The RNA shown here (Bacterial RNase P class A) has 358 nucleotides and comes from a Microbacteriaceae bacterium. Its Rfam family is "Bacterial RNase P class A". Gene Ontology terms of the family: dimeric ribonuclease P complex, ribonuclease P activity and tRNA processing. By type it is a ribozyme.
RNA sequence: GGGGUUGGCCAGGCAAUCGCGUCGCUGCGCAAGCAGCGCCGAGGAACGUCCGGGCUCCCCAGAGCAGGAUGGUGGGUAACACCCACCCGGAGUAAUCCGCGAGAUAGUGCCACAGAAAAUAGACCGCCCGGUUUUCCGGGUAAGGGUGAAACGGUGGUGUAAGAGACCACCAGAGGUUUGGGUGACCAAAUCUGCUUGGUAAACCUCAUCCGGAGCAAGGUCAAACAGACACCCAUCAGGUUGCUCGCCUGAGUGUCGGGUAGGCCGCUAGAGGGAUCUGGUAACAGCUCCCCGAGAAAGAUGAUUGCCCACGGGGUUCGCCCCGGGACAGAACCCGGCGUAUCGGCUGGCCCCCUCC
Numbered sequence: 001g002g003g004g005u006u007g008g009c010c011a012g013g014c015a016a017u018c019g020c021g022u023c024g025c026u027g028c029g030c031a032a033g034c035a036g037c038g039c040c041g042a043g044g045a046a047c048g049u050c051c052g053g054g055c056u057c058c059c060c061a062g063a064g065c066a067g068g069a070u071g072g073u074g075g076g077u078a079a080c081a082c083c084c085a086c087c088c089g090g091a092g093u094a095a096u097c098c099g100c101g102a103g104a105u106a107g108u109g110c111c112a113c114a115g116a117a118a119a120u121a122g123a124c125c126g127c128c129c130g131g132u133u134u135u136c137c138g139g140g141u142a143a144g145g146g147u148g149a150a151a152c153g154g155u156g157g158u159g160u161a162a163g164a165g166a167c168c169a170c171c172a173g174a175g176g177u178u179u180g181g182g183u184g185a186c187c188a189a190a191u192c193u194g195c196u197u198g199g200u201a202a203a204c205c206u207c208a209u210c211c212g213g214a215g216c217a218a219g220g221u222c223a224a225a226c227a228g229a230c231a232c233c234c235a236u237c238a239g240g241u242u243g244c245u246c247g248c249c250u251g252a253g254u255g256u257c258g259g260g261u262a263g264g265c266c267g268c269u270a271g272a273g274g275g276a277u278c279u280g281g282u283a284a285c286a287g288c289u290c291c292c293c294g295a296g297a298a299a300g301a302u303g304a305u306u307g308c309c310c311a312c313g314g315g316g317u318u319c320g321c322c323c324c325g326g327g328a329c330a331g332a333a334c335c336c337g338g339c340g341u342a343u344c345g346g347c348u349g350g351c352c353c354c355c356u357c358c
Stems, first nucleotide, its partner, number of pairs: 001354010012309007020041002023038006043329001047340002050338005055215004067211005072086005087101001088099004102206002107204002109200003124145002126141006153171006172196002174193008219266004228257005236252006273292004278287003310327001312325005
């Protein structure tokens, strides 16, 4: 200098004008509300709602079945399908990345096309033997050919009619035993067995662990109106009881209760929160101390225009600068931890490989 790989961070700034929402103050108004001033007013993903929790209500003796989820090992965490470290397998020269990574010797199933044959059975060509003899028939053979994603270990030899782990040597693998290392997954070594027995569990299944349901429109609280129940005729009115008065009864009325609708309020945002030093830990993370943290709406506000500046792209240049373009994805609705996806651009740390120079 070039190429690669992997983390972290920012994601326009300032001002003016107009506009929107909550809250506070003031003024007006019976009230609903209106006006003025002031403070504050989205994100790294607020998104998808795919996982896991908090919180709330309902259900709940205990056990089993069914169903669902997870699936190398150890750790972290409130928990997880997340994170960290390691193991094994694969890709890459490497940094690094990828793995839906338990069990195929519990059992059952499946393996397209091609091919003779797709799993314990099989002979298409070829080779060998016998009969017959160009043809053909019977038998042996998985060594050779060809097919396929995958073909029943590989090379050489012995052996044989031709062959074959049938036998032998070496190599590769599998399983058993023993020893050593590691918390463990697992690794290493020795030795034995000719054992070479395909793949598939994002097929049924088996094993181990975990799992109640619904969701802030949860739920709580205050409580009109209108039904309804009870009480009273004390005030007023009307009707009935006899023609009148009193009395009595009924209705309106008045009072109380009641369910909890309309509506109001709470839940509601300071929390498993963020940052820094130190300590423990390889790390994820945990702990101490200090500091910091002004959306909370309810059909749902958070916007627009102009000017200057800034990142970036293109063009011109007298290298001073000028002109044009241009800032994405998206947007709270109870709150957190993750994952996934979208994103104009920019800044920055670590590591690896190649080339050159000293």
Lineage of the source: Bacteria > Bacillati > Actinomycetota > Actinomycetes > Microbacteriaceae.